Annotation:
The part of an RNA shown here (small-subunit ribosomal RNA, 5' domain) has 520 nucleotides and comes from an uncultured bacterium. RNAcentral holds the full RNA, with entries from ENA and SILVA. The prediction has a mean pLDDT of 84. Its Rfam family is "Bacterial small subunit ribosomal RNA".
Context: one part of a larger RNA
């Protein structure tokens, strides 16, 4: 000088930050990932219209309408959030590389023909305490499957062979059915983004660890992967690494950075940012563009819970919160208003990401606790050579001010998009619809009793802590008597202690001050 600090005494306000460093210990409860009815069948509330009945404003029926939603289907649950257990490793950092994939997005080219069989839901029935599950009948799709076509695409022995698709909504013309706009769909190419892989160098300790290695090192054939490769396998060869520290062992997430220091260096890796790893412990794959998947699946294990004993359920290292551990670390808060993310044409829905608020002097910074005047140098305290000195302009008194806190009023910015209306442009047969641009309209604020501003009253509501032998700024008295005690080092204390304890006085810092711990 510094700290994610703790402890003791004390404590007025605000701004900005930070807040389980220990048990990767166990977790009650709530929330943290949904969304789309413009993919689909089904059920169909409010309401509207018509008809009938009558008790004359209600009921019934029909036609519209479409709130809402269990199921099928699509996209998203691989992001965002947490933690640092493991890892000394191509995990990380820097610089290169070639043998790769990439949903959504952008650009381009071409296409979207004609068919089929199921299945959930619903209904009926059965089993089970439950979790759940079985059978029958029936049904739809942007779910699934063949067929057709395919320049480009893939394979190729260059003869050939293989491989797609889906429709929905708006408007218009309407007899079937078409036209157009838009959101989708298929194939391929290119880009962007993201990811996988390889190489070199760099960054901890121990030699009281000196040899290590059999898929081990290389080749050939085969397999496998999106992709190079002993990645795997059969055969062949006998290599490969190591005092420039292999192997073994201990410790540890890495970095940008942070602290310190004139620097070199040393220490460190909280918050914030990038990468990695993990998700009760161990293992495995499925789905998918992407996972070997925190709030998915399966198996084994430990633990907890339910049970009708046959069988089941669970995973806070998400946000709060609880117990435990500990010197020690916060609310079971508000809102999606903003930023961002997911879904959706959109309206909108979801979002403990985020933005805010609450708690804590944990830190940094700012402000305040009054200002001026005031000598009878008051009283009281302390000291005293008993004269006085000091506390001390300090107080009182007098004259002022009102920051902050308090009360009341006023009051921004964070809000612009989107929606709607109009105009223009594009598209089109079209002045529909749709898309883009411009203008306008009236809305949308958790924070919030906001910031700021104004008024009101009154010095009113606001100072402590450590030290005073030397180092080191600051001295006397009383008590004690090697006792009680102090102490960072030197050392104080055994009857005149500036070193113990108290008091008066002083010094330093100040809403803090000391102590302890740790680093330079």
């Nucleotide at each position: 000088a510094u700290u994610g600090a703790a402890c003791g005494c004390u404590g007025g306000c605000g701004g900005c930050a930070g807040g389980c460093u220990u048990a990767a210990c166990a977790c009650a409860u709530g929330c943290a990932a949904g969304u789309c009815g413009a993919a689909c069948g089904a059920u169909g509330a409010a309401g509207a219209u018509a008809u009938a009945g009558c008790u004359c404003g209600c009921u019934a029926u029909a036609u519209c309408g479409g709130a809402a939603u269990a199921g099928u289907g699509g996209c998203g649950g691989a992001c965002g959030g947490g933690u640092g257990a493991g890892u000394a490793a191509c995990a990380c950092u820097u610089a290169g590389g070639a043998a790769u994939c990439u949903g959504c997005c952008u650009a381009a080219u071409a296409g979207a023909g004609g068919g089929g069989g199921a299945u959930a839901g619903c209904c009926c029935g059965g089993g089970g305490a439950a979790a759940c599950u079985c059978g029958g009948a029936u049904u739809a799709a942007u779910a699934c499957c063949a067929c057709a076509u395919a320049c480009a695409c893939c394979u190729u022995a260059c003869g050939a062979g293989g491989a797609a698709a889906a429709g929905g909504g708006g408007c218009c013309c309407a007899u079937c059915g078409g036209g157009u706009c838009u959101c989708g769909c298929u194939a391929u190419u290119a880009g962007a983004u993201g990811a996988g892989c390889c190489u070199a160098a760099g960054a901890c300790g121990g030699a009281u660890u000196a040899g290590c290695u059999a898929g081990a090192u290389g080749g050939u054939g085969g397999g496998g992967u999106a992709a190079a490769g002993g990645c795997c396998u059969a055969c062949c060869a006998u290599g490969g690494c190591g005092a420039c520290g292999a192997u073994c062992u201990g410790u540890a997430g890495c970095u940008g950075g942070u602290c310190u220091g004139a620097g070199a260096g040393g220490a460190u890796g909280a918050u914030c940012a990038g990468c990695c790893a993990c998700a009760c412990c161990g293992g495995a794959a499925c789905u998918g563009a992407g996972a070997c998947a925190c709030g998915g699946u399966c198996c084994g294990g430990a633990c907890u819970c339910c049970u009708a004993c046959g069988g089941g359920a669970g995973g806070c290292a998400g946000c709060a919160g609880u117990g435990g551990g500990g010197a020690a670390u916060a609310u079971u808060g508000g809102a999606c208003a903003a930023u961002g993310g997911g879904g959706g044409c959109a309206a909108c829905c979801c979002u403990g990401a985020u933005c805010c608020a609450g708690c804590c002097a944990u830190g940094c910074c700012g402000c305040g606790u009054g200002u001026g005047u005031g000598a009878a140098g008051a009283a009281g305290g302390c000291c005293u050579u008993u004269u006085g000195g000091u506390u001390g302009u300090a107080a009182a008194g007098c004259a002022c001010u009102u920051u902050a806190a308090g009360c009341a009023g006023u009051g921004a910015a964070g809000a612009a998009g989107a929606c709607c209306a109009u105009a223009c442009g594009g598209u089109u047969a079209a002045u529909a619809c749709c898309c883009g641009u411009a203008u306008g309209c009236g809305a949308u604020g958790a924070c919030a009793u906001u910031a700021g501003c104004u008024g009101c009253a009154g010095a009113a509501u606001a100072a402590g802590c450590a030290c005073c032998g030397g180092c080191u700024a600051a001295c006397u008295c009383u008590g004690u008597g090697c006792c009680a005690g102090c102490a960072g080092c030197c050392g104080c204390g055994g009857u005149a202690a500036u070193a113990c304890a108290g008091a008066g006085g002083g010094u330093g810092c100040g809403a803090g001050c000391g102590u302890u711990a740790a680093u330079c």